[in-house]
Context: one part of a larger RNA
């Protein structure tokens, strides 16, 4: 390196954007000078081999000669289906405009009640806190316990749901500005009513289905645009919990460090009182986590089902006429149990870990070791890159 793999045995980048690079939709139509397939022909080729023939012993996994030859690479001539290239065209991919309503999607900035704590007043007078049991702690300089005032910071019960939003980290009081972003609709589709054929297909069964016309509904609505612009991504860019670092605030609770008090053989812990960084804020940095669906991104393609969220859209009920409620269908998004398949098994199964395509990223026994050591990044603190000797 090639085959193989990467949910749970090694092993998918934390996540986006994206240069290169690789791949890439339909029709017509050129072009073959550069180029790939493709088809002919033409020079050249080591040793085995393969055939054929010679020496040996009618031996050797011995030796000589000679022809044949698949591939592979070079030339030259030829095809044009596909691959390229060039030109016009298209609407399905991708995007754009209108239009609709759901969201803890993110920034700022004002604002609210409950609660813990502080202080001031009353008002009470001895305990109070803790715990498995105590004690260190608080308290007559009046505690805890009650009421009234007040100041301050965090963090938002209930609604809250397997619920919704984000690309990931995430994101949950209330209002207002200021903003991303995804969905859905717009005619290659559907409902309802009526009359006519068909006795047949589907399926293990239960069971369910068609064709044609005719009328009505949605319904007088941009039945719009652009024209392949894509998919992927080394490098690069940006984001990226928590804890940590800087500087200026801010400090109610909690709370590493640190003191005490107990346990105990002993306690550098669990449990108890305390109590500093630190948790908040703005600004700069660090760039890691079991950054998790331990599942990379994107696109088809593939049997019946259930809940839920949005949105259309269709029936029934109601209706204050705004709209509510129930039932059906459709798209998109989340889950649950399963069919084939897959898989070592667990289990995944249309939200695939099933079948295929494309482009990236990673793995190659254990320890040494994410160490060393050279770059680089950082203010440290550490991060990316990342071995090898000895051993089993």
């Nucleotide at each position: 390196c090639u085959c193989g793999g990467u949910g749970u045995a090694a092993a998918g980048g934390g996540c986006a954007g994206g240069u290169a690079g690789g791949c890439g939709g339909u029709g017509a139509u050129c072009u073959g000078a550069a180029u790939g397939u493709c088809u002919u022909g033409a020079a050249c080729a080591a040793a085995a081999g393969c055939u054929a023939u010679c020496c040996g012993a009618u031996a050797a996994g011995g030796g000589g000669u000679a022809a044949a030859g698949a591939g592979u690479g070079u030339c030259a001539a030829g095809u044009a289906a596909c691959a390229a290239g060039g030109u016009c065209a298209c609407u399905u991919g991708a995007g754009u405009c209108u239009g609709a309503g759901a969201g803890a999607g993110g920034u700022a900035u004002a604002u609210g009640g409950a609660a813990u704590g502080g202080c001031u007043u009353c008002g009470g007078g001895a305990c109070u806190a803790g715990u498995g049991a105590a004690a260190u702690g608080g308290g007559u300089u009046g505690a805890u316990c009650g009421a009234a005032g007040u100041c301050g910071g965090a963090a938002c019960u209930c609604c809250a749901g397997a619920g919704g939003u984000g690309a990931a980290g995430a994101c949950g009081a209330u209002a207002u500005a200021c903003u991303g972003g995804a969905u859905c609709a717009g005619a290659a589709a559907g409902g309802g009513u009526u009359u006519c054929c068909a006795u047949g297909g589907c399926g293990a069964a239960a069971g369910u289905c068609g064709g044609a016309a005719a009328u009505u509904c949605a319904a007088u609505a941009g039945a719009a645009c652009u024209g392949a612009c894509g998919c992927u991504g080394a490098a690069c860019u940006g984001c990226g919990a928590a804890a940590g670092c800087a500087u200026a605030g801010g400090g109610a609770g909690c709370a590493a460090a640190a003191g005490g008090g107990a346990u105990u053989a002993g306690a550098g812990a669990c449990c108890c009182c305390u109590g500093u960084a630190g948790u908040c804020u703005a600004u700069g940095c660090c760039g890691u986590a079991a950054a998790c669906g331990a599942u990379g991104u994107a696109c088809a393609u593939u049997c019946a089902u259930u809940g839920u969220c949005a949105a259309g859209u269709c029936c029934a009920u109601u209706u204050u006429c705004g709209g509510a409620u129930g039932g059906g269908u459709u798209u998109g998004g989340u889950a649950a149990a399963a069919a084939a398949g897959c898989u070592a098994a667990c289990g995944c199964g249309u939200u695939a870990a099933a079948u295929g395509u494309a482009c990236c990223a990673c793995c190659u026994g254990g320890a040494g070791a994410g160490u060393a050591u050279a770059g680089u990044c950082g203010c440290a603190a550490g991060g990316c890159c990342g071995a090898a000797a000895c051993u089993c």
Source information
A computed fold for a 392-nucleotide part of an RNA from Varanus macraei, annotated as small-subunit ribosomal RNA, central domain. RNAcentral holds the full RNA, with entries from SILVA. Its mean pLDDT, the model's own confidence on a scale to 100, is 80. It matches the Rfam family "Bacterial small subunit ribosomal RNA". The organism belongs to Varanus, within Eukaryota.